[in-house]
Context: one part of a larger RNA
RNA sequence: UUGGGCGUAAAGCGCGCGUAGGCCGUCUGCCAAGUCUGAUGUGAAAGCCCGGGGCUCAACCCUGGAAAGCCAUUGGAAACUGGUAGACUUGAGGACGAGAGGGGGCAGUGGAAUUCCUGGUGUAGGGGUGAAAUCCGUAGAGAUCAGGAGGAACACCGGUGGCGAAGGCGACUGCCUGGAUCGUAUCUGACGCUGAGGCGCGAAAGCAUGGGGAGCCAACAGGAUUAGAUACCCUGGUAGUCCAUGCCGUAAACGUUGUUCACUAGUUGCUGUGGACCUUGGCGUCUGCCGUGACGAAGUUAACGCAUUAAGUGAACCGCCUGGGGAGUACGGCCGCAAGGUUAAAACUC
Repeated sequence: UUGGGCGUAAAGCGCGCGUAGGCCGUCUGCCAAGUCUGAUGUGAAAGCCCGGGGCUCAACCCUGGAAAGCCAUUGGAAACUGGUAGACUUGAGGACGAGAGGGGGCAGUGGAAUUCCUGGUGUAGGGGUGAAAUCCGUAGAGAUCAGGAGGAACACCGGUGGCGAAGGCGACUGCCUGGAUCGUAUCUGACGCUGAGGCGCGAAAGCAUGGGGAGCCAACAGGAUUAGAUACCCUGGUAGUCCAUGCCGUAAACGUUGUUCACUAGUUGCUGUGGACCUUGGCGUCUGCCGUGACGAAGUUAACGCAUUAAGUGAACCGCCUGGGGAGUACGGCCGCAAGGUUAAAACUC
């Protein structure tokens, strides 16, 4: 490299937007680049293959023929690919109506709880554990009542519920704002899919500067446990957790399953949105589409399992794998304030 693969054995980039490239719906005409075909030329000799011959055979040599692919010129074909012109509506997109959700910033609001402060009542304990102790408390704790401060998070609703490309998103109100779905009638007319590079987003932790700091809490200190205990348990407790701005760019970033399209038995839930029937209404019955679950046939799979949300049957494009260790390491490059990230070997060894 080919082949074979990528849910769990090695292997799907964390996710998106998109450049080049690759691929691309239906019908008609034309062109003839690809494609197919005829002719001519070329394709040196030797060699290979076939026939004949010469060294006693063979190797070897001589001779005749055939063959081969490419290429060039020229004549033709027009199904397919391509180009061009025209047309189409199923792919794609736009408009309207309805319903509903998420994110960001700004402004405002709410209650519960923890902690702290002040005051009242009140007296000897409280706290903590397997048991204790460190710890708090007669300088009045804990308990209880009232008032105040401040920060963070939003119980119940809450649900294999919803939304988002992923990360992720949960109190309430206003403003700004993106996308999907369903329904209706209509418009554009292939405008599409994927996507090397590139660009953007990207949990937590971490970093920089400035704020903030209630609770929790790496580090750290003490008390226990223990043979020891740099732990598990307890009492404290600083970074951090929160906000603004900028960086970092990684996760079991997981459905360990790339994106898009088509096709292939059913059964049963849930969310949303339409239609029909019934009913005074409520309720109910049937049915379409989108999304989201549980089972299950064929098929598939090494098995487990998957099974119209495929891991089934096909198509397009991208990414990735190639025995274990060495190693996601070294060196170099690029990025970063740093931490480090990314790209990524070899010797050696089994």
Source information: Small-subunit ribosomal RNA, central domain from an uncultured organism, 350 nucleotides, folded computationally. RNAcentral holds the full RNA, with entries from ENA, Greengenes and SILVA.